[in-house]
RNA sequence: UAGCGACAAAGGCAAAACCGUCGAAAGGCGGCGACGCAAAGCUCCGAGGCUACCGCGCAUGUUUCCCGUGCGCCACGCCAGUCGAGCCGCCGAA
Numbered sequence: 001u002a003g004c005g006a007c008a009a010a011g012g013c014a015a016a017a018c019c020g021u022c023g024a025a026a027g028g029c030g031g032c033g034a035c036g037c038a039a040a041g042c043u044c045c046g047a048g049g050c051u052a053c054c055g056c057g058c059a060u061g062u063u064u065c066c067c068g069u070g071c072g073c074c075a076c077g078c079c080a081g082u083c084g085a086g087c088c089g090c091c092g093a094a
Base pairs, nucleotide, nucleotide: 004092005091012037013036018031019030020029021028022027035081041087042086043085045084046083047082048079049078050077055073056072057071058070059069060068061067
């Protein structure tokens, strides 16, 4: 230094719930709180997953249109605590 990850040491992050806030939603941010995490640090590069405002299609409500309702499709949105990949990084037992 690399690999590796201790009933080690010093620390770190912060799930769910709740409160506030942004958002159509998924979800984000802040507070509180800890389920857990050796990268639960950073980056959408790959895969996967989530949502569907708008848009499109079908059906339907009295029905040509408009409008309403339901269903389906749809990412440029979201998830880094889904996995992989890249970059940086504390400590040093076996």
c-di-GMP-I riboswitch aptamer from a Gemmatimonadaceae bacterium, 94 nucleotides, folded computationally. It matches the Rfam family "c-di-GMP-I riboswitch aptamer". From the family's description: GEMM was predicted in a large-scale screen for bacterial structured RNA regulatory elements. The source organism's lineage runs through Bacteria, Gemmatimonadota, Gemmatimonadia, Gemmatimonadales and Gemmatimonadaceae. Of the family's consensus pairs, 100% are formed in the model. Model confidence (mean pLDDT): 89 of 100.